RNA sequence: CCGUGCUAGGCGGGGACGUAGCGGCGCCCUGAAUCCGCAAUCCGCUCUAGCGGGGCCGAAUUCCCUCUCGAGGGGAGCGUCCUCCGGGUCGCCCCGUCGUUCGGGGUGUUGAUGGCGUGAGUCCCCUGCGGUGUCGGCCUGUGAACCAGGUCAGGUCCGGAAGGAAGCAGCCUUAAGCGGCAACCGGCAGGCGCAGCGGGAAUUUCAUCGCCGGAGCCCAGGACGGCGUAAGGCCCCCGGAUCUCGCCCUCGACAGCGGGUGCACGG
Numbered sequence: 001c002c003g004u005g006c007u008a009g010g011c012g013g014g015g016a017c018g019u020a021g022c023g024g025c026g027c028c029c030u031g032a033a034u035c036c037g038c039a040a041u042c043c044g045c046u047c048u049a050g051c052g053g054g055g056c057c058g059a060a061u062u063c064c065c066u067c068u069c070g071a072g073g074g075g076a077g078c079g080u081c082c083u084c085c086g087g088g089u090c091g092c093c094c095c096g097u098c099g100u101u102c103g104g105g106g107u108g109u110u111g112a113u114g115g116c117g118u119g120a121g122u123c124c125c126c127u128g129c130g131g132u133g134u135c136g137g138c139c140u141g142u143g144a145a146c147c148a149g150g151u152c153a154g155g156u157c158c159g160g161a162a163g164g165a166a167g168c169a170g171c172c173u174u175a176a177g178c179g180g181c182a183a184c185c186g187g188c189a190g191g192c193g194c195a196g197c198g199g200g201a202a203u204u205u206c207a208u209c210g211c212c213g214g215a216g217c218c219c220a221g222g223a224c225g226g227c228g229u230a231a232g233g234c235c236c237c238c239g240g241a242u243c244u245c246g247c248c249c250u251c252g253a254c255a256g257c258g259g260g261u262g263c264a265c266g267g
Stems, first nucleotide, its partner, number of pairs: 001267006009057003012030004020046005034054005063260003067256002072251004077247003083241006091234003095228008104219004114212004118207003122201004126196005132189006139180004148173004156165003
């Protein structure tokens, strides 16, 4: 160095979860690497860490170790992106108001704004009418065993008789009561309506008229400026939730370089 036969060992690994800890069935990522039984309300072990039973390979491309790379997973964490929720301030948009100005429309010396007087509208008092509500009257129906009336069968009483008397039931009419429409009459009420002649309050609104006075006034719109804010939106800030991405920490498959490692016999 080669051949033959064995042994150690290998026949996947990793992550999270779970566990006092380890491994497994299960999930996930890699990879291609045996079979049977057990197993997540768990199964089997004890730092030597799956248990039990078979098969194959076998000291090397396959075993062991360091290093490099790095799929992927996890994380108390740091920052970031999108969206949403809660809170908050300056400003802006929107909205309102005031002023200035621009052009437009209307009106005005047959007299603007304004002032004084007057009136209207608004509110209150009084009066009248209407209407509404309610009550009563009128009208009508019903309505008394007896203690309402009229008529009173039968029966009862008085009488020699003629003829009288009281009077139940029934019928009729009514009182009190109960019910009912409309219209009419009357009483009461008032956040009803209209009118009347008046009185009063207020001075914001409107305007007839009279006077003063002598050229503007009104409407909608644009621009600018001031003030304001119930509410909405935008910007900005703070906090929070999910998601994306990056950093950091941690574990780490596959792969790569290197190193290490038996026994026996024969040639």
Bacterial large signal recognition particle RNA from a soil metagenome, 267 nucleotides, folded computationally. The model forms 91% of the base pairs in the Rfam consensus. Its Rfam family is "Bacterial large signal recognition particle RNA". Rfam describes the family as follows. The signal recognition particle (SRP) is a universally conserved ribonucleoprotein involved in the co-translational targeting of proteins to membranes.